[in-house]
Context: one part of a larger RNA
Molecule: small-subunit ribosomal RNA, 5' domain
Organism: uncultured bacterium
């Protein structure tokens, strides 16, 4: 100098920024992933239409019925739920930085490009009707529909085996092409705009996997190791590999530190220092591991999944005792632990994400506000004048005082930040998206401009202007040397101080009080870490 602090004593506003560093300890509640009726079949609520019944003379009420319509609870179906949010328990490792490979690889939605969508079939959720259970839930018969599932066609620049050619390459090879066989596909929906849907190629963007350096300490850890090392074959993977298995060999790493053991989530960065280095990883941004605790899996493009499934433990709670039901290291907030960290707020305006042609829904991501001197920076707590050097206070003196608080203060002029009142302020953060016309342009789409209409959580907020008054606003910690800044009372090795040196036993600038100084300032000290 510095801090995610934290304790004392104090305290007027703002912006900006931060806020469990201990129990990866248990959690009451609420909420945090949904979307799509322009795939589907329905109608369980709302509404609208129709037919009906009943009252009426008529409007109108009313009863039942009908998916006709707007929509839409629950289902089946897609897409999404692997993202975004959170923590750092583990890890000393290809985990992470860095450069580099893949001729050993995968890639939903997206962008370009080519080509194609033809014809069948069973079901089965839901409805409805029975049944078992306290419940959570579950069987059982009836039937039904798809963009759901499943044949069969048709396709190659695809995969599969065969057999050639040509170029290249650092090797296992790659690449391009020829000719044979053989496999494999698709959905439709419509308001006729348009949005789907198959296969293949290439991009883009993620991601897997290798590999060179580089990455805390302990030798009071010296030998470690059988799938270990390496071959071969079969197996498995999106791919390479002892990744896996069965044979064969008998290796493979270690004083340039192997095995062990403690310790640690890396980096970008942040303190500090002239650097050179120390040290540190909370807020951003990145990677990477986790999601009560431990194991293994399913769908999926992608997981071996924080708010999915499934086994085993510990806990918790619910029961009719027969068997269920949970996961906050998501936001809030609880309780426990600590020196110690906040509201069970708002609101989708924006900007991002999910779904949807859209309109739109959803969205504790975000954006906002609340609390807290915890920090950074900004501003005030008043300005000029004004000496009889005024009373008080303190100090000195004995005297008719001096000195010092001190231009300080009364007083006199002004000023109104900022406070309180009113008022105005739909400020700006909003361009848009979307419709609908034109123009350019055309197959579309898109862009670009014009014209109308709508959308603010923060907020009556920021601000601005009227008014009223100096009004509303100052502490701390220090004064032996180090180190700015002295002198009385009071105590008397006592109470006490104290970073070091060391103060105090009767004249204490070093204890406690006063007055005065000095320091920083809405803060000041302390105590803790780091340089």
């Nucleotide at each position: 100098g510095a801090u995610g602090a934290a304790c004392g004593c104090u305290a007027g506003c703002g912006a900006u920024a931060g806020g469990c560093u201990u129990a990866a300890c248990a959690c009451a509640u609420g909420c945090a992933a949904g979307u799509c009726g322009a795939g589907g079949g329905g109608c369980a609520g709302c509404a609208u239409g129709a037919a009906u019944u009943u009252a009426g003379a008529a409007a109108u009420a009313u009863u039942u019925u009908u998916g006709a319509u707007g929509g839409c609870g629950a289902c089946c179906g897609g897409c999404g739920a692997a993202c975004g949010g959170g923590u750092g328990a583990g890890u000393a490792a290809c985990g992470c930085g860095u450069a580099u490979g893949u001729a050993a690889u995968c890639u939903g939605c997206c962008c370009a490009u080519g080509u194609c969508a033809g014809u069948g079939g069973g079901a089965u959720a839901g409805c409805u009707c029975g049944a078992a259970g306290a419940a959570a839930u579950u069987c059982g018969a009836a039937u039904u529909a798809a963009u759901a599932c499943c044949g069969c066609a048709u396709a190659g620049u695809a995969c599969a085996a065969a057999u050639g050619u040509a170029u290249c390459g650092c090797a296992u090879g790659a690449u391009a092409u020829a000719u044979u066989u053989g496999u494999u596909a698709a959905a439709g929906a419509u308001u006729u705009a348009u949005c789907g849907g198959a296969c293949a190629u290439g991009g883009a963007u993620g991601a897997g996997c290798a590999u060179g350096c580089g990455u805390u300490c302990c030798a009071u850890u010296a030998g470690c190791u059988a799938g270990u090392u390496g071959g071969u074959a079969g197996g498995g993977u999106a791919a390479u590999a002892g990744c896996u298995u069965a044979c064969c060999a008998a290796g493979g790493c270690u004083a340039u530190g192997a095995u062990g053991g403690a310790u640690a989530g890396g980096g970008g960065g942040g303190c500090u220092g002239a650097g050179a280095g120390g040290u540190u990883u909370u807020c951003c941004c990145u990677c990477c591991a986790c999601a009560c605790u431990g194991g293994a899996a399913c769908u999926g493009a992608g997981a071996c999944a924080c708010g999915g499934a499934c086994c085993a433990g510990a806990c918790u709670c619910c029961u009719a005792c027969g068997g269920g039901a949970g996961g906050c290291a998501g936001c809030a907030g609880u309780g426990g632990g600590g020196a110690a960290u906040a509201u069970u707020g708002g609101u989708c305006a924006a900007u991002g994400g999910a779904c949807g042609c859209a309109a739109g829904u959803c969205u504790g991501a975000a954006c906002c506000a609340g609390c807290c001197a915890a920090a950074u920076c900004g501003c005030g707590u008043g300005a000029a004048g004004g000496a009889u050097g005024a009373a008080u206070g303190c100090c000195u003196u004995a005297u008719u005082g001096g000195g010092u608080u001190g231009u300080a203060a009364a007083c006199u002029u002004c000023u109104u930040u900022u406070a309180u009142a009113c008022a105005g302020g739909a400020a700006u953060a909003a361009a848009a998206a979307a419709c609908a016309c034109u123009a350019c342009g055309u197959g579309u789409a898109g862009u670009u401009g014009u014209a109308u209409a709508u959308u603010g959580a923060a907020u009556g907020u920021a601000c601005u202007g009227u008014a009223u008054g100096a009004a509303u606003a100052a502490g701390u910690a220090u004064c032996g040397g180090c180190u700015a800044a002295c002198u009385c009372c009071g105590u008397g090795c006592c109470a006490g101080c104290a970073g070091c040196c060391g103060c105090g036993g009767u004249a204490a600038u070093a204890c406690g009080g006063a007055g005065g100084a000095u320091g920083c300032a809405a803060g000041c000290g302390u105590u803790a870490u780091c340089c």